[in-house]
């Protein structure tokens, strides 16, 4: 200088936090799916270190040597031939050209693999004064003279083969003596120098010992050989430091640790041996087990880290498995030897051969990894003097998208926005400049032509300078030029959110998708397909693995009150940490310098392939280790001081501190006695129980055990557990005052030790009360419980165990610092001496500042700010379980997993909802009343049932006299049967025909329908023709009360005429959210007032509207009639009138306005006056935000789906009225407050021309007939009824009641059979006031009485909607039931208690544990056997040798494999047993969440189908009420 850090989805109704899961990124020696044009550079058995056919991978040297054989040259002999010549032979020479062997060098390199190895194996830095070294380089010397063999070869054997035996010949740079030799080695000395621990260097003396080889060349010379001294390179050994997991592996070790001596080695060393000593290692993790080659580096990451070690490079280990040595400079040797074992092959069965983890290749395994290629041209290696030979090292090629990099599949123009496809609101839109079409270009590929660099060393000539000359696997490749044509070249994944990209159809919790959340149950952007779109691109996706995100193991960089997490408490070991002054040292620390940190990789700069990948060069970096020099602040170490930490001393007071002994009173119980009599006891209520054999009650006495009321307190003490009458004894700790002493003596504390409630255990006592278990009684559907009566362990004591609790402040110990106020305990001090005030210290409690916290909250007794040490946590479940270990008499404790499974589990707070939580308040909610329902008969609706059909809908309140304000046909949607098919109704077009419609007659028929006939004849136009209309045919399309009210609109019900529901701005809170809207009053009311971080506003309330109650005014017919007049038997009948009533317009009136009181000087309330009316005057209309997927697709409308000679349309008949039953709503009654008869009186609101009908006549009546008036304040319906008066009935199934039934009539209607209403006569059922339960109503109300209307031909109406008449009772309260509102509280609910949720049992499936056993594995121990082989020893007889000696051979130590034995460990399997997880709708209960209906939970013990219950002790993480105390505000 450069470089350098992103988050998201998912727990909830919502929120913040905790916390896991998942995704987006990068990477790979990959694999799989679909697809595939070219080139460059790389890479390619990750699994079976499984087994291997075949070929090749290590040879070379003739200038070390012997033999044999070609070839060549010369000489020569014979035969043939005229000859050239040919053939045969002999001989000399030549000849590494070929073969064999001796000999030398190499074969220990190169190449492969990663089994083993947790180790000085590797990395890094040192040491060797404890070492070796072929070839190479340098230096200084030497190379004299002899000897004996042997292979090949020859002869003779054995054997199938491999091979081998005997005899004979021979050479050397093979082998052996001798000579010479010191600077070499060894032994013994002497001197000097150096200093490290053993010692090193050097000079020198004596003695002993040890060398050699020649070859080539004409020669020069060259190559060798021997003994040394150095160098370089290579190797060996030792040491410091560094890098895996497990403690459910805690003790390991006998050559072990050290020493003296010896052996051995290149060399140190227990490396080996004899002897001596008894050591050595380990919590800083020995030993054991598991896993693993290590590193440079690679991937990832901001970094620190994490993961990894394939390719390339360094080191190590291995070469079928195990052991062993030989040779050699080097090996205990991949392509060498010996032995053993397994396997394969050959065999004549006697015996032999082999080792691809070299390159290719084969089989096998596996998801998966290549050619039995070319060449030594280059680089490198071995041998050689060299030429050269060898080289599966290497260079190249082949196969594979396996990876990285580069290029192409065309470029420009081109709208009528073509066709096709998709979609559609049918207009269009999209694909889309995309295509076609026009112009242009030709990379790559194809073809033709040309065509490299890589190659100069070497060799030859030459004195030299120099000259000459050979060699290319790749490859006719790279590259260059040319020809022709857009011509040959695009796919894959995705499109709900995360995450870029949307529609249609199909499917219908099916098929399927899915990384997480999750999609799919008829309108799926999530499945499948299509169109369209997005992303990447010769690739794209998927799977697997690593890092990241993950601060989710936190060194950088986390936590532990309630989320996971402080050990029950204390003491104390190791360890860690440690006050203050000063001197020294320099280990840590800091600075400088030096060495090293291989190369490659990485970064930067530059360069070479057209670019890039790739390659080359330079620089940087490699954060590390080491040596030396320096600094001295801090840590440390060694001294020496100090007193603030800590401790000691003296004095004092407080205390349920501990242990032991003694002792006291009250109470319970039992026993004895007295008095006394019928009950006691117990509960929600009871019963079991006790009692006339005298209980309970009461008095006296006696006995025994346990616990100590009041005092007692937010109190005290103790480490915690815990400790409570009084007295005595023994004893621990803290505090205060004083400031005399010691002088850092301290803090924490892994292991360890001690203590440790209750329950429980063992032994012995004791036993009053209480009380698990147990028994009985209740309760209950049951009640193994809650309640009651009893009652045993136990509770108590002594001795010993157990060691756990919600052992809690859910808050480890110590120290320091940081605003305050108040209460209280103990001691001390000051003061004006007080019953007061103030202060200091140590405890303890409350409220609170800053700060902290996710919030709740904590707050000088911190959860604040820091330091030190320890313990603990890392998603939920499985599980504190299993296995193992350990402790315990047992119960059980401590330690403590995994498979599998879920996407959450959790904390705090918020808004709701809910509570068998609380407070306040309201409502015919209860209470107080009146009248009903539930019982009867009938009516009506529903369920059920029946049926061919009994059409459909409505189902708690809020379905059931509801849709239906009127089913005989019609209605009608249902059933049966008969018919129609562009249709009964609507509409467009085309064609044909015709006027059509209407009316009438007639045939068949149940009708619809089918057929015949009569009658009739539109408009324009000159005409042709056209128009309207009708019929027929055809086509677009009609029709559907078919489905979905869970696709919808609209309308409606309901909470509820309840008083609520919200918004803007501001403020508070991280946020959901709160505030406002809470509070104090008040109201019918979120009505109003006051207060107030709120101020305002909206929808609701109220008011405005209608009816009604009073008055005024205006108007005056059809209404009215006081006064005037006419008039009648009577009558507003008439003239008139507006006074009155009335009608209906407009106004007035009521507002707590006035007075008094209460109240906060308020709002308002209470009372009063006035008034027609008084505190909303009465009634109606009016229904906030929303809830119930409430109701309605059958009023209507409407998306989608379905039917189309039928699910449409027409018709006849039937059904909706069926009837064993059940329920709802009503009517009428059961009678005397009544019934009947007769007589008399008083309404309102309505309706009426297809109508209401006066009046007359007929009929007992229903009704019939004649007929006036009225389109209505005019006429009619119309009589109101209860009531009143008189008479009868006299308590009965009646003169009550009217059902049912018979007969006879009437009316409507086409038609009263199924199936109408009415009348008359007759009949005269049940029923005598209604069980549990339940409904309505607070005043003109209930009750009771009648009148009218809608629908309608008629009618089931007793229903519904209205109207008036008569006209009460009770309550002035809120305990309870029910519903609602507000505030508050708890919550595990949010589909919101009709919620949530626990356990057994039953079913399926999965993994795990135990288990009689069974099978297998690795390792250790002991014993036996003992190959090869080294070593030791013997080695007379055999062989070699002249000898020395060697060999053979014998014995021994060690020793692989093997055998046997006893244990331990691990893995697999196992009848059966055990719990666990999971699985839409199984069984039993209801344990938990609200006071969850017995508060819950913890520990322990007993019991029980199960959740659980009970006892004992503990906790609040319990609601509520009362009391007490304290604090805050006023």
């Nucleotide at each position: 200088a450069a470089a350098c850090g992103a988050g998201a989805g998912u727990u909830u109704g919502a929120u913040c936090c905790u916390g896991g899961c998942u995704c987006a990124g990068a990477g790979c020696g990959a694999a799989c799916g679909c697809u595939g044009g070219c080139g460059g550079c790389g890479u390619g058995c990750u699994u079976a270190a499984c087994a291997c056919a075949u070929g090749c991978a290590a040879g070379u040297c003739g200038a070390a040597c012997g033999c044999g054989c070609a070839g060549c040259a010369g000489u020569u002999u014979g035969u043939a031939g005229c000859a050239a010549u040919a053939c045969a032979g002999a001989u000399u020479g030549u000849g590494g050209g070929c073969g064999c062997g001796u000999g030398g060098c190499g074969a220990a390199c190169g190449g492969g693999u990663g089994c083993g190895u947790a180790a000085c194996a590797c990395g890094u830095g040192g040491a060797u004064a404890a070492c070796c070294u072929u070839c190479c380089u340098u230096c200084a010397g030497g190379u004299g003279g002899g000897g004996a063999a042997u292979a090949a070869c020859c002869c003779a054997g054995u054997g199938a083969a491999a091979a081998u035996u005997g005899g004979g010949c021979u050479a050397a740079u093979a082998c052996c003596g001798c000579a010479u030799a010191a600077c070499a080695a060894a032994a013994c000395g002497a001197g000097a120098a150096g200093a490290c621990a053993u010692c090193u260097u050097u000079u020198u003396g004596u003695u002993u010992u040890c060398a050699a080889a020649g070859g080539c060349g004409c020669a020069a010379g060259c190559c060798g050989c021997c003994a040394g001294a150095a160098g370089a390179g290579g190797g060996a050994u030792c040491c410091g430091c560094g890098g895996c997991c497990g403690a459910u592996u805690a003790g390991c070790u006998u050559g072990u640790u050290g020493g003296c001596g010896a052996g051995g080695u290149a060399a140190u060393g227990g490396c080996u041996c004899a002897c001596c000593a008894a050591g050595g290692c380990a919590a800083u993790g020995a030993u054991c087990g598991g896993u693993a080659g290590c590193c440079g580096g690679a991937c990832u990451g901001a970094g620190a880290g994490g993961u990894u070690g394939g390719c390339c490079g360094g080191c190590c280990a291995c070469a079928c498995u195990g052991g062993a040595a030989c040779u050699g400079a080097g090996a205990c040797a991949c392509g060498g030897u010996c032995c053993a074992g397994a396997c394969u092959c050959c065999u004549a069965c006697g015996g032999g051969a082999g080792g691809c983890a070299g390159c290719a290749g084969u089989g096998g395994g596996g998801a998966a990894u290549c050619u039995u290629g070319c060449a030594c041209a280059a680089u490198g290696g071995a041998c050689g003097a060299a030429a050269g030979u060898c080289u599966g090292a290497u260079g190249c090629a082949g196969c594979a998208a396996c990876g990285c990099c580069g290029c192409g599949u065309g470029g420009g123009g081109g709208a009528u926005g073509a066709a096709g496809c998709u979609u559609c609101u049918c207009g269009g839109a999209g694909u889309g400049u995309a295509a076609a079409c026009c112009c242009c270009u030709u990379u790559c590929g194809a073809c033709c032509c040309g065509g490299a660099a890589g190659a100069a060393a070497g060799c030859c000539c030459g004195c030299a300078a120099g000259g000459g000359u050979u060699u290319g696997a790749c490859g006719g490749u790279a590259c260059g030029g040319g020809u022709a044509u857009a011509a040959g070249a695009a796919g894959c994944c995705c499109c709900g959110g995360c995450u870029a990209a949307c529609u249609a159809c199909g499917u219908g919790c099916c098929a399927g998708c899915a990384g997480c959340c999750g999609c799919g149950g008829u309108a799926a952007a999530a499945c499948g397909u299509a169109g369209g779109g997005g992303g990447c691109c010769a690739g794209c996706g998927u799977u697997g693995c690593u890092c990241g995100g993950a601060a989710u193991u936190a060194c950088u960089g986390g936590g532990c009150g309630u989320a996971a997490a402080g050990g029950g408490u204390c003491c104390g070991u190791a360890g860690g940490c440690g006050g203050u002054g000063u001197g020294g040292c320099a280990a840590g620390u800091c600075g400088g310098u030096a060495g090293u940190g291989a190369a490659a990789u990485c970064u930067c700069u530059g360069g070479g392939c057209u670019u890039a990948a790739c390659c080359c060069a330079g620089a940087g970096g490699c954060u590390g280790c080491u040596g030396c020099c320096g600094a001295a602040a801090c840590u440390g170490c060694c001294g020496u001081g100090c007193u603030a930490g800590a401790g000691u001393g003296u004095g004092a007071g407080a205390g349920a501190g501990g242990c032991g002994a003694g002792u006291g009173g009250a109470a319970u119980u039992a026993c004895g006695g007295g008095u006394g009599u019928a009950g006691c006891g117990g509960u929600g209520a009871a019963a079991u129980g006790c009692g006339u054999a005298g209980a309970u009650a009461u008095c006296c006495g006696u006995a025994g055990g346990a616990a100590c009321a009041u005092c007692c307190g937010a109190g005290g003490c103790g480490a915690a557990a815990g400790c409570g009458g009084c007295u005595c004894g023994c004893u621990g700790g803290a505090u205060c005052a004083c400031a005399a002493c010691u002088g850092a003596c301290g803090c924490u504390g892994a292991g360890g030790g001690a203590c440790g409630a209750a329950a429980g255990c063992u032994a012995g006592g004791g036993g009053a009360g209480c009380a698990a278990a147990c028994a009985g009684g209740a309760u209950u559907a049951g009640a193994u419980a809650c309640c009651c009566u009893g009652g045993u362990a136990g509770u108590c004591c002594u001795a010993g165990c157990c060691c756990u609790a919600a052992a809690c402040c859910a808050u480890c110990a110590g120290g320091a610092c940081u605003u305050g106020g108040g209460g209280u305990g103990u001691g001390c001090c000051c003061u004006g001496u007080a019953c007061g005030g103030g202060g200091c210290a140590c405890g303890u409690c409350c409220c609170g500042u800053a700060g902290c916290u996710a919030a709740c909250g904590c707050g000088u007794u911190a959860a604040g700010u820091c330091c030190u040490g320890c313990g603990c946590c890392u998603g939920g479940g499985g599980a504190g379980u299993a296995c193992g270990g350990u402790c315990g008499c047992a119960a059980g404790g401590c330690u403590g997993a995994a498979a599998c499974u879920c996407a959450a589990a959790g904390g705090a707070a918020u808004u709701g909802a809910c509570g068998g939580g609380g407070g306040c308040c309201c409502g015919c909610a209860c209470a107080a009343g009146c009248g009903g329902u539930g019982g009867a008969a009938c009516a009506u609706g529903u369920g059920g049932u029946u049926c061919a059909a009994u059409u459909c809908g409505a189902c708690g309140c809020a379905a059931c006299g509801c849709g239906a304000a009127g089913a005989a046909c019609c209605u009608u949607a249902c059933c049966u049967g008969g018919g129609c098919u562009u249709g009964a109704a609507c509409c467009g077009c085309a064609c044909a025909g015709g006027a059509c419609c209407a009316u009438c007659u007639u045939u068949g028929g149940a009708a619809a329908c089918a057929g015949a006939g009569a009658c009739u004849u539109c408009c324009c136009g000159c005409a042709a023709g056209g128009g309207a209309c009708c019929u027929g045919u055809g086509u677009a399309g009609a029709g559907g009360u078919g489905c979905u009210g869970c696709a919808u609109g609209g309308c409606u019900g309901u909470c509820g005429u309840c008083a609520g529901c919200u918004c803007g701005u501001g403020c508070c809170g991280u946020g959901a959210g709160g505030u406002g809207u809470u509070g104090g009053g008040u109201u019918a009311a979120g009505u109003c007032c006051c207060c107030u971080a709120a101020c305002g506003a909206g929808c609701g309330c109220a008011a405005c509207c209608c009816c009604u109650g009073u008055g005024a005014u205006c108007a005056g017919u059809u209404g009215c009639c006081a006064g005037c007049g006419c008039g009648u038997c009577a009558a507003g009948g008439c003239g008139g009138g507006g006074a009155c009533u009335c009608u209906g317009g407009u106004c007035a009136g009521a507002c707590c306005g006035c007075c008094g009181g209460c109240g906060u000087c308020a709002a308002g309330c209470c009372g009063g006056a006035g008034g027609a009316a008084g505190g909303c005057g009465g009634g109606g209309a009016c229904g906030a935000c929303g809830u119930c997927a409430a109701g309605u697709c059958a009023u209507c409308a409407u998306g989608g789906c379905c039917c189309u000679u039928a699910u449409g349309c027409c018709c006849a008949g039937g059904g909706c009225u069926g009837c064993a039953c059940a329920c709802g709503u009503g009517c009428u009654a059961c009678a005397a407050u009544g019934g009947g008869a007769c007589g008399g009186a008083c309404a309102g609101a309505g309706c009426g021309u297809u109508g209401c009908c006066a009046g007359g006549c007929c009929g007992c009546a229903a009704g019939g007939u004649c007929g006036c008036g009225c389109u209505a304040a005019u006429c009619g319906c119309a009589a109101a009824a209860a009531u009143c008066g008189u008479c009868c009935c006299u308590c009965a199934g009646u003169u009550c009641g009217g059902a049912u039934u018979g007969c006879g009539g009437g009316c409507u209607g086409c038609a009263a059979c199924c199936c109408g209403c009415c009348c008359g006569c007759a009949u005269g059922a049940a029923g005598c006031c209604g069980g549990a339960a339940u409904c309505g109503c607070u005043a003109g109300u209930a009750a009771u009485c009648g009148c009218c209307g809608a629908u309608c031909a008629g009618c089931a109406c007793u229903g519904c909607g209205g109207c008036g008449g008569u006209g009460a009772a009770u309550g002035u309260g809120u305990u309870c039931c029910u519903g609602a509102g507000c505030c508050u509280u708890g919550u595990a609910c949010a589909c919101a208690c009709c919620g949530c949720c626990c356990g057994u049992c039953a079913a399926g499936c999965c993994a795990c544990c135990a288990a009689a056993g069974c099978g297998g594995g690795g390792g250790g121990c002991a014993u036996c056997c003992g190959a090869a082989g080294u070593c030791g020893u013997c080695g007379g007889a055999g062989c070699c040798g002249a000898a020395a000696g060697g060999c053979a051979g014998g014995c021994g130590c060690c020793g692989a494999a093997g055998a046997u034995g006893a244990a331990a460990c691990c893995c697999g399997u196992g009848a059966u047993g055990g719990g666990g997880a999971c699985u839409a709708a199984g069984u039993c209960g209801u344990a938990a969440c609200a006071a969850g209906g017995u508060a819950a939970c913890c520990g322990u013990a007993g019991g029980g189908g199960a959740a659980c219950c009970u006892g004992c002790g503990g906790u609040u993480g319990g609601a509520u009420c009362a009391c007490c105390u304290c604090c805050u505000u006023u």